[in-house]
Context: one part of a larger RNA
RNA sequence: CUGGGCGUAAAGGGAGCGCAGGCGGACGAGUCAGUCUGAAGUGGAAUCCCGGGGCUUAACCUCGGACUUGCUUCGGAUACUGCUUGUCUUGAGUUCGUGAUAGGAAGACGGAAUUCAGGGUGUAGCGGUGAAAUGCGCAAAUAUCCUGAGGAACACCGGUGGCGAAAGCGGUCUUCUGGCGCGAAACUGACGCUGAGGCUCGGAAGCGUGGGUAGCAAACGGGAUUAGAUACCCCGGUAGUCCACGCCGUAAACGUUGUAUACUAGGUGUAGGAGGUAUCGACCCCUUCUGUGCCGCAGCUAACGCACUAAGUAUACCGCCUGGGGAGUACGCGCGCAAGCGUGAAACUC
Numbered sequence: 001c002u003g004g005g006c007g008u009a010a011a012g013g014g015a016g017c018g019c020a021g022g023c024g025g026a027c028g029a030g031u032c033a034g035u036c037u038g039a040a041g042u043g044g045a046a047u048c049c050c051g052g053g054g055c056u057u058a059a060c061c062u063c064g065g066a067c068u069u070g071c072u073u074c075g076g077a078u079a080c081u082g083c084u085u086g087u088c089u090u091g092a093g094u095u096c097g098u099g100a101u102a103g104g105a106a107g108a109c110g111g112a113a114u115u116c117a118g119g120g121u122g123u124a125g126c127g128g129u130g131a132a133a134u135g136c137g138c139a140a141a142u143a144u145c146c147u148g149a150g151g152a153a154c155a156c157c158g159g160u161g162g163c164g165a166a167a168g169c170g171g172u173c174u175u176c177u178g179g180c181g182c183g184a185a186a187c188u189g190a191c192g193c194u195g196a197g198g199c200u201c202g203g204a205a206g207c208g209u210g211g212g213u214a215g216c217a218a219a220c221g222g223g224a225u226u227a228g229a230u231a232c233c234c235c236g237g238u239a240g241u242c243c244a245c246g247c248c249g250u251a252a253a254c255g256u257u258g259u260a261u262a263c264u265a266g267g268u269g270u271a272g273g274a275g276g277u278a279u280c281g282a283c284c285c286c287u288u289c290u291g292u293g294c295c296g297c298a299g300c301u302a303a304c305g306c307a308c309u310a311a312g313u314a315u316a317c318c319g320c321c322u323g324g325g326g327a328g329u330a331c332g333c334g335c336g337c338a339a340g341c342g343u344g345a346a347a348c349u350c
Base pairs, nucleotide, nucleotide: 003322004321005320006319007304008303012318014201015200016199017198021194022193023192025088026087027086028085029084030083031082033081034080035077036076037075038074039073040072041071042070049065050064051063052062053061054060091191092188093187094186095184096183097182098181099180103177104176105175106174107173108172109171110154115149116148117147118146119145120144121143125136126135162169163168206247207246208245209244210243211242215241216240220236221235222234223233258317259316260315261314262313263312266295267294268293269292270291271290272289273288274287275286276285299306300305323350324349325348332343333342334341335340
């Protein structure tokens, strides 16, 4: 040293796929590598430990034993693990039937609203605020009606509803396409879980090239407020927001809770499916599987709270933490067009 932890105290990687690795279902057979056991050899001396002896004692010296946790060889055991082999179906997967869905991509179409343009009616105000002013308006605004253009977003339905690995996804239709639930039991026969590296996806903002621009709106200009007002409020307004292609790779990327599996009281809603009961039929009612909420026992927790969607009881594998500041900084390296991102200290200080 063999540790304790990670919802909120430091700590779960933003998410998935997956090579290596780690771990792995039931019943047999073989083998005996791991494992266990017996014996032999070896494991220098000194030191340490135990017992005895010698210097008047001790330190010190000396003798014997033990130790040397190990290695090698031979013999044996065979429960477990490994390896080889055979079988199995409950894990996993395939097939068939059926169901829900804002899952993804492309194309087409629709109505409401804002703005702008043209025309009509109409006249002196409109707009805005706490109050105002800047602003707009007699070159006819605001209001109202008709027509047109264009861009962006899809009211109601809409729901602690649904789908997706996460980011995320909402008008309608078509095409292409992914995943999932349920029910049968036909098939394969452990084909599984996790996953360092790696690869892929990854809101918003930002970047490159080209397009587009109705509304909104960093920056910026103006009006107010104020002691000031580089703000909050108001009038304008450019990037941007939109599209295509290519980058960036971050977030309070949060359930601040990694993934998988098993087990462990209940109650109540809701979404999808199946079965039963009932009925002329549909409801109602009951059972069950899957998802999503609330309440709650045992248990856990520092408490708050969690509680079959665990933060309970366990197993497997990965990631991460180790006092605050310095600092997610410096340096180096990698990536990036850049912005920057990833990795990531120390001195010093409390």